[in-house]
Molecule: small-subunit ribosomal RNA
Organism: uncultured bacterium
RNA sequence: AACGAACGUUGGCGGCGUGCCUAACACAUGCAAGUCGAGCGAGAAAGUCCCUUCGGGGGCGAGUAGAGCGGCGAACGGGUGAGUAACACGUGAGAAUCUGCCCUUCAGUGAAGAAUACCUUCGAGAAAUCGAAGUUAAUACUGCAUACGUCCCUCCGGGGAGAAAGAUGGCCUCUUGCUGUCGCUGAAGGAUGAGCUUACGUUCUAUUAGUUUGUUGGUGGGGUAAAGGCCUACCAAGACGAUGAUGGAUAGCCGGCCUGAGAGGGUGAACGGCCACAUUGGAACUUAGACACGGUCCAGACUCCUACGGGAGGCAGCAGUGAGGAAUAUUGCACAAUGGGCGAAAGCCUGACGCAGCGACGCCGCGUGGAGGAUGAAGGUUUUCGGAUCGUAAACUCCUGUUAAGUGGGAAGAAAGGGUUGCUGUGAAUAGCAGUGACAGAUGACGGUACCACUAGAGAAAGCACCGGCUAACUUCGUGCCAGCAGCCGCGGUAAUACGAGGGGUGCAAACGUUAUUCGGAAUUACUGGGCGUAAAGGGUGUGUAGACGGCAAAAUAAGUCAAUUAUAAAAUCUCUUGGCUCAACCAAGAGUCUGUAGUUGAAACUGUUUAGCUUGAGGGCGGAAGAGAGUAGUGGAAUUCUCGGAGUAGCGGUAAAGUGCGUAGAUCUCGAGAGGAACACCGAUGGCGAAGGCAGCUUCUUGGUCCGCACCUGACGUUGAUGCACGAAAGCGUGGGGAGCAAACAGGAUUAGAUACCCUGGUAGUCCACGCCGUAAACGAUGAUCACUAGAUGUCAGGCCCGUUUUAGGGUUUGGUGUCGCAGCUAACGCGUUAAGUGAUCCGCCUGGGAAGUACGGUCGCAAGAUUAAAACUUAAAGGAAUUGACGGGGGUCCGCACAAGCGGUGGAACAUGUGGUUUAAUUCGAUACUACGCGAGGAACCUUACCUAGGCUUGACAUGCAUUUGACCGCUGUGGAAACGCAGCUUUCUAAGCUUCGGUUUAGACAAUUGCACAGGUGCUGCAUGGCUGUCGUCAGCUCGUGUCGUGAGAUGUUUGGUUAAGUCCUCUAACGAGCGCAACUCCUACGACUAGUUGCAACCCUCUGGGGCACUCUAGUUGAACUGCCUGGGAAACCAGGAGGAAGGCGGGGAUGACGUCAAGUCAUCAUGGCCCUUAUGUCCAGGGCGACACACGUGCUACAAUGGCCGGUACAGAGGGCAGCAAUACCGCGAGGUGGAGCGAAUCCCAAAAAGCCGGUCCAAGUUCGGAUUGCAGUCUGAAACUCGACUGCAUGAAGCCGGAAUCGCUAGUAGUCGUGGGUCAGCCAUACCACGGUGAAUACGUUCCCGGGCCUUGUACACACCGCCCGUCAAGCGAUGGAAGCUGGGGGUACCCGAAGCCGGUGGCCUAACCUUCGGGAGGGAGCCGUCGAAGGUAAACUCAGUGACUGGCGCUA
Repeated sequence: AACGAACGUUGGCGGCGUGCCUAACACAUGCAAGUCGAGCGAGAAAGUCCCUUCGGGGGCGAGUAGAGCGGCGAACGGGUGAGUAACACGUGAGAAUCUGCCCUUCAGUGAAGAAUACCUUCGAGAAAUCGAAGUUAAUACUGCAUACGUCCCUCCGGGGAGAAAGAUGGCCUCUUGCUGUCGCUGAAGGAUGAGCUUACGUUCUAUUAGUUUGUUGGUGGGGUAAAGGCCUACCAAGACGAUGAUGGAUAGCCGGCCUGAGAGGGUGAACGGCCACAUUGGAACUUAGACACGGUCCAGACUCCUACGGGAGGCAGCAGUGAGGAAUAUUGCACAAUGGGCGAAAGCCUGACGCAGCGACGCCGCGUGGAGGAUGAAGGUUUUCGGAUCGUAAACUCCUGUUAAGUGGGAAGAAAGGGUUGCUGUGAAUAGCAGUGACAGAUGACGGUACCACUAGAGAAAGCACCGGCUAACUUCGUGCCAGCAGCCGCGGUAAUACGAGGGGUGCAAACGUUAUUCGGAAUUACUGGGCGUAAAGGGUGUGUAGACGGCAAAAUAAGUCAAUUAUAAAAUCUCUUGGCUCAACCAAGAGUCUGUAGUUGAAACUGUUUAGCUUGAGGGCGGAAGAGAGUAGUGGAAUUCUCGGAGUAGCGGUAAAGUGCGUAGAUCUCGAGAGGAACACCGAUGGCGAAGGCAGCUUCUUGGUCCGCACCUGACGUUGAUGCACGAAAGCGUGGGGAGCAAACAGGAUUAGAUACCCUGGUAGUCCACGCCGUAAACGAUGAUCACUAGAUGUCAGGCCCGUUUUAGGGUUUGGUGUCGCAGCUAACGCGUUAAGUGAUCCGCCUGGGAAGUACGGUCGCAAGAUUAAAACUUAAAGGAAUUGACGGGGGUCCGCACAAGCGGUGGAACAUGUGGUUUAAUUCGAUACUACGCGAGGAACCUUACCUAGGCUUGACAUGCAUUUGACCGCUGUGGAAACGCAGCUUUCUAAGCUUCGGUUUAGACAAUUGCACAGGUGCUGCAUGGCUGUCGUCAGCUCGUGUCGUGAGAUGUUUGGUUAAGUCCUCUAACGAGCGCAACUCCUACGACUAGUUGCAACCCUCUGGGGCACUCUAGUUGAACUGCCUGGGAAACCAGGAGGAAGGCGGGGAUGACGUCAAGUCAUCAUGGCCCUUAUGUCCAGGGCGACACACGUGCUACAAUGGCCGGUACAGAGGGCAGCAAUACCGCGAGGUGGAGCGAAUCCCAAAAAGCCGGUCCAAGUUCGGAUUGCAGUCUGAAACUCGACUGCAUGAAGCCGGAAUCGCUAGUAGUCGUGGGUCAGCCAUACCACGGUGAAUACGUUCCCGGGCCUUGUACACACCGCCCGUCAAGCGAUGGAAGCUGGGGGUACCCGAAGCCGGUGGCCUAACCUUCGGGAGGGAGCCGUCGAAGGUAAACUCAGUGACUGGCGCUA
């Protein structure tokens, strides 16, 4: 785009079309083929009129109806598509034919005869129907006569055979006379129609390869309208087939129709042509024509009637019914028109046809209103709460009047025929007939329809689908991987533009969607117009048949080819131009097209054919050359193994390590001798040969191919190659040999969770030979063969030629082979590139998404294994190629890091502290969970905190703002209930300004405070996977990017890579890159040295008049500044830089901090804060008391104290830094054993205090022990803080004195002022569970060979089937469900063929007896005919053995899908 459609929702009108695609299933009922009295005989009735002897008769009805004989028609028209793969159809050609009615022409139409239907009578039968007798006619039937043509025979003179029917008009001369029309007969021609033959075209299947016996041809005969094996007898043995016979499946064919740019593809409804069929099968009759839809006979199935004896029927005609189905209409009107049959005609018949009805089934047209109208109404939706949108949409105002409704008018289609009447012709004719005019009148199913006018009135008339992308159109709510959507991709797991609904929008519109189907897009079967190195695809290789293709030049021919012309290619359709319905659809006319086929004529380049040539393709000859080319027979040495002998002793062998194994019966090792089999080191090589497989010691014989040179011969002999034939690694098979080594299977030993493996010790087939099979490989260059052309460079092998050399060099050139690189070109890229995957030519093979599957079935081959040929159901949205960026690797290179190593000290064991898990609980609030949670949020849980639980309260609220209301206070105080919150009772009662005032107050406004009410507050409720902000981690790792340019089809690359160097993408160098940004570094802070400035509270050498005054030198403090930059020297280096040195307080980023690129982990946090959405609102808010967060079989993390003598304890004694201090730090002093108390000098602090530093040093003691170690636990007594230490604080004294004697596997920190060790301070804080955290100083080590390994990371490279990226991906079995399928003992059904049996109807043939109108007869009969019978053929049926196709089948095999 289309449709004979169907389904869903919706539905106003009209025109034109169209409508059982399924069951060629079965059919009730009605109709669909009759007509002619001008062919023929016969001939009613009802009714009515008259007569009547009442029995009846007559007239009209009426020569009517209805039958019959006869003629013509019924073979057309109408339906359907079952069958048919065929001369069925289409196109073209043809010869051996027929053709009613029609046209033209010629000739005729004479004279006789015998029957019969109808009818009457009788009979049989239920019926259908039938029989007998009698009567009668014809355009029915039969002879005879005639015979222009015709047919047959022929001696070409002739002979023979064979017809007919009349009817109806006119004029009459009235006798058989003329004439018209329609008929009839013979013949010729035409037209139309039909039969037959033939060339070409016409689906799929080779998993159908051979078929055929009337088969192929001939002769004779028969038969037909006609050629012909069409039939028959005989003869011959042919005919068809790979250009697909035969078989199977499917199918009516065509014009056309749909699609497409076309070529094609699909299709064959409606309309038209042809064919076939008419319940199934068979058969003939009649006829001009049938083997006959509404005829006959027979057989079968089915239905109906029946008196059971027997009969009837055929909608695939029009309607209609049932059934089937997703699905397809009225038992309508009319012959008015067109057409058909009959008729002389009127006319009759016509379910053809014309119309109407039903169906949005299709196409086309029209309408459902138009203009104005902003407060942008109400309402809906939405919102950032301002608004936005539906929306000029509505309302409202003014109009119009299509369609529908009503009223009125109202066509065309209908002019022929017939009638009347002219003219012309025929004719004797003013009859008649034919032709042609005129006139009048008749005829309409549709239909009172189309159309027209008028009336009223916006009144009656819009839906459907879609809105994630493709694809035009977006939001809200609901839902929460549910419900659902989905054409593909895919949506949905709490913010869904994808589901459902609303609003809005988009598209189309009386329709809109969906489904089915076809073509297109699809160059996705490629003729136009594809491919095969790696995506699917080159046969394993050769040889060669058919076929296809084929060198140079000439002649002939004209098959192909080209041109002209003729015929045909029906009409319709299509295209164009016009015209007719108001337009369109639709219809009509004209033109074009119909690309085809055939004939004729011509051309002769090319192809073909034929003829006679040529040498360049090909082959041969001669002369040379190399070679693991093949086969055969010999032969050689090294090595392994075995046997024998000598010598010799305890091991050998093997492995990562072992064990099995061998060995004291003497191995291994070693020397000598022998046996046997197999393979051939070195040479040896991107060397050689061969078609491929493949080929390797040496020699002999036989043999194939190749190359080079000469240009002697043949003269296109060529290329390719379906089928065929041959060869064809390894393994395997058969028979017979052989068997040293090796070695499937097997055995043992190891390894391992296991180890039917890898390793080891053995070991059989096999490997070897001969003969025969197999026929496959990643049989690979994953690249078929041949020919030609298209830059080169450089190796190498076999030859030739030239120059040249000392013969040995070297150079140039050429042919053939074999490699590497590379231009153009090609390629998706990789790559190929004269050995093409380039450019052309020829031939063959092969491919068409993945899987199922190279499988099943069938066939062929094979001894088998198996090979070959080769599907489908089903399933799936990918499978695949090349390249890119990452990530990963038990890949590589390189570099770094307390990463390992080297060290020091710990953890893991104990007790305790603390956090977590778990468990428990009314609650044990919540969060954090590998590294990167676990002394974390928390830098202070007894109350508070507090979020949790229990109990008790409050509800505009504990807190904010606004409005309104009421009040003037609130607060506070007292008493009382209560656990408190809270309640009750009482007391107490404002301020400012203005106005009024009786000075008591009152009113208004405001401030403040409270009450009540409304808005709202409030939430540590949920979502960190809706978020901001902040943070952790990789990682202070050196990386992450951009612009321009360049390269690439592109993703991308380059830059950022290379070589050095660095802590560093730091710098240098190279460089299709050049630059730049974020990172690195630097800038900043602390620290280490100096200078300057300053000098109190600090310092203090010195001076003085000394409780002080000078001083600022030094220390110190804290501000400015200097200093370090590879600057200098030596060496190395291209440089960057590195190594060393000097000087210097400091040396190569001096040490430390802060500083964290692009990003990753949906990392963490909604409980710091902020915030979208959701949820609660007398509660999930808020207040309060008590409890809980502190529980305790257990497990883990982080710590502290220890286990002791490098120590504990006692006494003495020395040296810091950095901090803190007013609700504070607190000195001296006194009391207390002590915690502490009393008291309060000083200090808001370089001044005073905390404050004692400790380890250290000196001296003493302990003596190796569960201790004078260790301090848990517990008891008693206290201190301090605080309303309050029970749950649940710290500290003190006395007493108690647990585990623990250095810690398994494992694991952590640290590279120098570091680790370890020692103490000090601070924050939080009433106090403190702090052994934590954050700071400070004292003392103060060891070690680093080095980068193999573990972990993490950077760069380069490589592989990849990974990309939520190795915590990836993914294979197979098993288990389960579902699906389709193969096999299978069988069972069931279908199909065609073969053989035989039976054999209806019927044609044909025969026929004794029987019957018999026309003709003949000598009257006896004959001719002819008929029934009957017999025979050939023959449908259905039966029997038999096979074949084939389906279905089904216990059981069984694999396959696919499913989390």